RNA sequence: AUUUCAUCAAGAGUUGGCUGAGGGACUGGCCCAAUGACGCCGCGGCAACCAUUCACUUUUAUGUGAAAACGGUGCCAAUUCCACGGGAUUUAAUCCCGGCAGAUGAAGA
Numbered sequence: 001a002u003u004u005c006a007u008c009a010a011g012a013g014u015u016g017g018c019u020g021a022g023g024g025a026c027u028g029g030c031c032c033a034a035u036g037a038c039g040c041c042g043c044g045g046c047a048a049c050c051a052u053u054c055a056c057u058u059u060u061a062u063g064u065g066a067a068a069a070c071g072g073u074g075c076c077a078a079u080u081c082c083a084c085g086g087g088a089u090u091u092a093a094u095c096c097c098g099g100c101a102g103a104u105g106a107a108g109a
Base pairs, nucleotide, nucleotide: 003107004106005105006104007103008102013043015042016041017040018039022032023031024030028082029081044076045075046074049072050071052067053066054065055064056063080101084098085097086096087095088094089093
């Protein structure tokens, strides 16, 4: 880098240090940012994908449910910030469904 599966409306930083101009993946919108963003390190926290423990079963397999939060990841502005296609109500706007792309985890070659 590629393939498969699952999830992406909830949750958690008004934190210390370093740095210093862009950042939010992507054209655009909108937003964050010298009252210091983004990033890195520390500390704190969230969640429960894997791993752990317990229970269940006939669809015995990436099975279901529960517990806990020591371990491996992840995450801690805005729904993945919105976006694209279709539909509903309609002045605008709002809502519903779906897709692409992306992110994370697990597995495979």
The RNA shown here (SAM riboswitch aptamer (S box leader)) has 109 nucleotides and comes from Anaerospora hongkongensis. It matches the Rfam family "SAM riboswitch aptamer (S box leader)". The literature on the family includes a 2003 paper in Nat Struct Biol by Winkler et al., "An mRNA structure that controls gene expression by binding S-adenosylmethionine". Rfam links the family to the GO term regulation of gene expression. The organism belongs to Anaerospora, within Bacteria.